[in-house]
RNA sequence: GCGGAAAGCCGGAUGGCCGCGGGGGCUAACCCCGAGGAAAGUCCGGACUCCACAAGGCAACGGUGCCGGGUAACGCCCGGCCGGGGCAACCCGAGGGAAAGCGCCACAGAGAACAGACCGCCGCGCCUGUCGCGGUAAGGGUGAAACGGUGGGGUAAGAGCCCACCGCGGGGCUGGUAACAGCCCCGGCAUGGCAAGCCCCACCGGGAGCAAUGCCGAAUAGGGAUCGCAUGCGGGUUCCGGUCGGGCAACCGAUACCGCCCGCAGGGACGCCUUGCCCCGGCGAUCCGGGUUGGCAGCUUGAGGUGCCGUGGCAACGCGGCAUCCAGAGGAAUGGUCAUCCAAGGGGGCAACCCCUGGACAGAAUCCGGCUUACAGGCUUUCCGCGCCU
RNA sequence: GCGGGCGUUGUGUAAUGGUAAGACCCUUGCCUUCCAAGCAAGAGAUGCGGGUUCGAUUCCCGCCGCCCGCUCCA
Numbered sequence: 001g002c003g004g005a006a007a008g009c010c011g012g013a014u015g016g017c018c019g020c021g022g023g024g025g026c027u028a029a030c031c032c033c034g035a036g037g038a039a040a041g042u043c044c045g046g047a048c049u050c051c052a053c054a055a056g057g058c059a060a061c062g063g064u065g066c067c068g069g070g071u072a073a074c075g076c077c078c079g080g081c082c083g084g085g086g087c088a089a090c091c092c093g094a095g096g097g098a099a100a101g102c103g104c105c106a107c108a109g110a111g112a113a114c115a116g117a118c119c120g121c122c123g124c125g126c127c128u129g130u131c132g133c134g135g136u137a138a139g140g141g142u143g144a145a146a147c148g149g150u151g152g153g154g155u156a157a158g159a160g161c162c163c164a165c166c167g168c169g170g171g172g173c174u175g176g177u178a179a180c181a182g183c184c185c186c187g188g189c190a191u192g193g194c195a196a197g198c199c200c201c202a203c204c205g206g207g208a209g210c211a212a213u214g215c216c217g218a219a220u221a222g223g224g225a226u227c228g229c230a231u232g233c234g235g236g237u238u239c240c241g242g243u244c245g246g247g248c249a250a251c252c253g254a255u256a257c258c259g260c261c262c263g264c265a266g267g268g269a270c271g272c273c274u275u276g277c278c279c280c281g282g283c284g285a286u287c288c289g290g291g292u293u294g295g296c297a298g299c300u301u302g303a304g305g306u307g308c309c310g311u312g313g314c315a316a317c318g319c320g321g322c323a324u325c326c327a328g329a330g331g332a333a334u335g336g337u338c339a340u341c342c343a344a345g346g347g348g349g350c351a352a353c354c355c356c357u358g359g360a361c362a363g364a365a366u367c368c369g370g371c372u373u374a375c376a377g378g379c380u381u382u383c384c385g386c387g388c389c390u
Numbered sequence: 391g392c393g394g395g396c397g398u399u400g401u402g403u404a405a406u407g408g409u410a411a412g413a414c415c416c417u418u419g420c421c422u423u424c425c426a427a428g429c430a431a432g433a434g435a436u437g438c439g440g441g442u443u444c445g446a447u448u449c450c451c452g453c454c455g456c457c458c459g460c461u462c463c464a
Stems, first nucleotide, its partner, number of pairs: 001386010012341007020034005036361001040372002043370005048209004053276006061205005066080005081095001082093004096200002101198002103194003118140002120136006126129001148166006167189001168187008213297004223288007232264006241258002243254004266280003290463002304326001305324008342359001344357005391460007400414002403411001408444001416432005437453005
């Protein structure tokens, strides 16, 4: 110098004027704060709230899937192992089990899963040739895939038939937390592929979601229809209400039919079961009709973020200290304009420079941790290969 | 904001992982004086990008587009 690999960051700057949302303030002057790395997709994981609460078991459904670590948790991240790609830096991998079972493998091909003889090779026979029978999986052909691979021996030709190496399976030793790696011994081959087909194994998961949920206010017809489960049993009671009788009335009397009280049963978690505890006196579902389109809380101080420093760890990340409170709207604010400059594009000029255009993707909606996707342009650091010079 | 579902010729549908089928529509020709009907032939599709597999409309992942439901009170 050329070509490449990886990691990270910025993503207009400053000021004036006029506005918008929120907070503070003597409700005055005025002061403070006001979008993002993805606020997006809503794909995962949580916090929080409700389903009355909690523990255990079974089944179903869904998810995850090499090993170890990080984390509140994860399908995320870090480190490693194995396999594949690249000369290398480095990159990619849904990466458990196919000797538990079932299923599928189109077309082509002789044969597609306890296989198979089309051509070829070898042997035998005879009616001697486009012949028949047998052997053979080495060679050819088909296919995505042909029942271990290469070499040698052996044989009529061949074949794990025998041997060496590789592969595969089993056992042992060593190293490593482990995945796994290395070495030794045994087995002559038994075990094709697909589990992002059913399935098996291990682990994880209750459901709904801030339009959750709680409170206040206003208004209406405090309505109607259909359906599911329950509306049960026993005991007590005239204190209260109903009922019956009497009385003008206050009231008096009767009655266990209703009510009331107690116990069991029942319902309250949506598949089932068990247990404990709490609550209820009817509970729930769908549809139709009526009213409202208000306010407050939840709401932003949180497993926080940002900046600086120390410390443990290869790293993800953890621990500690200091500083700073960094949007909180509710059909929804975060904007407009002017000036100077910066990157980019176009034009003019020999040049200094001048003129014009003009700012990527996109925009909070309960809040966090991730993933994925979109993104004009620019910057920084480290590493690899090749060429040249000293 | 939250949740659910669906994408196949122009339209509405079908297809066990194995040549994407059929109906209407469209084009051309025949028939007819002309049109319609009829007959014959033809064109036209799996939303996009990856992955698993020998092979994907189908199975898995990520985008894109469309549709539907959900306020409160009694």